[in-house]
Context: one part of a larger RNA
């Protein structure tokens, strides 16, 4: 000087991104024990008192003896604790080896599919799961306990439903040309040509899909501008006009969302961008991509408190281990 461990006068978080680290705390046995609550909790909340007592001997430490309790911790082991807010209700699960979380599961809730040889999955099949199960059952799809709720819009996109008309494959294929040929016709060259056969054409017929005509938002998604008004201002219940499939309802709101913004008041500090509590001017909240609340729970964030300390004023000392310098 590194590291690990240990003491410390007064101070007590002044340190610092932040009490990181560290220190307090602790067993048991009595006393007591708040908002709140889902009445189970909250709870070991907080706080508090004891852990021996009495005689003898001893300078003590101790030792004999007596005595009471459920219980006489002291060597190891062994909770710091309060308020307020965000978040996910909970137990649980996750990046083996930088991320344990506010992510993931979940009960619960809906919404779709499936009538059983089920729907869906593997598999080319055969077979197998689903299931030795049958709609109180499986599968998929979102949300995510619990309380209160969960709003308008079907014009796009999707699913479902319907079938009048349009329009449309493969397939089937008419009329017409064409080739070829028997036979006529012609001295000849040719010329025509029935059936059949090949061939060309494409008329016509031909679902399902689309287009079309409702349905469906706990499907995918979307939820508006401008102007002007009340006997101070000021705001605007109301009016007008343009647009649209409708114009964001009830909550909540500078938020894990708010640019500006360190918004504006209050709190709480001497002093606060920080935090909680209001406001509402939401750049760019909102209702199962679920809105808001909410006991309990958290090695989850964020503030503040009281205790406690070498975090720190401001450092100093032991011990052990390395490094380094000298011999």
């Nucleotide at each position: 000087c590194u590291c690990u461990g240990g003491u410390u006068a007064a101070g007590g978080a002044a340190c610092u991104c932040u009490g990181c680290a560290a220190a307090c705390u602790a067993g048991c046995a009595c006393c007591g024990u708040a908002a709140g609550u889902u009445u189970g909790c909250g709870a070991u909340a907080a706080g508090g008192u004891g852990u021996g007592c009495c005689g003898c001997a001893g300078c003590a430490a101790u030792g004999c003896g007596g005595u009471c309790u459920c219980a006489g911790c002291a060597a190891a082991g062994a909770g710091u604790c309060c308020c307020u807010c965000c978040c996910g209700a909970c137990u649980g699960u996750u990046u083996a080896c930088c991320a344990a979380a506010a992510a993931c599961a979940c009960a619960g809730c809906a919404c779709u599919u499936u009538g059983c040889c089920a729907a869906c999955u593997c598999g080319u099949a055969a077979g197998a799961g689903g299931a030795a199960g049958u709609a109180u059952a499986a599968g998929g799809u979102g949300u995510g306990a619990c309380g209160c709720c969960u709003g308008c819009c079907c014009g796009g996109u999707g699913c479902u439903c319907g079938a009048a008309g349009g329009u449309u494959a493969a397939g089937a294929g008419a009329a017409u040309g064409c080739g070829u040929c028997a036979g006529u016709c012609g001295c000849a060259a040719g010329a025509u040509g029935a059936a059949g056969c090949g061939u060309u054409g494409a008329a016509u017929u031909g679902a399902a899909g689309c287009c079309c005509g409702a349905g469906u938002a706990a499907a995918c998604g979307g939820c508006g501008g401008c102007c002007g008004u009340g006997a101070c201002u000021a705001u605007a219940a109301c009016g007008g006009u343009c647009c649209u499939a409708a114009g964001g309802u009830a909550g909540c709101g500078a938020a894990a969302u708010u640019c500006c913004u360190u918004g504006u008041c209050g709190g709480u500090u001497a002093a606060a961008u920080a935090c909680c509590g209001a406001c509402c001017u939401g750049c760019a909240u909102g209702a199962a991509u679920g809105g808001c609340g909410u006991a309990a729970c958290g090695a989850g964030a964020u503030g503040g408190g009281a205790g406690c300390u070498g975090u720190c004023u401001c450092a100093a000392c032991c011990a052990g281990a390395g490094a380094u310098u000298c011999a």
Molecule: large-subunit ribosomal RNA, domain IV
Organism: Helicobacter pylori R32b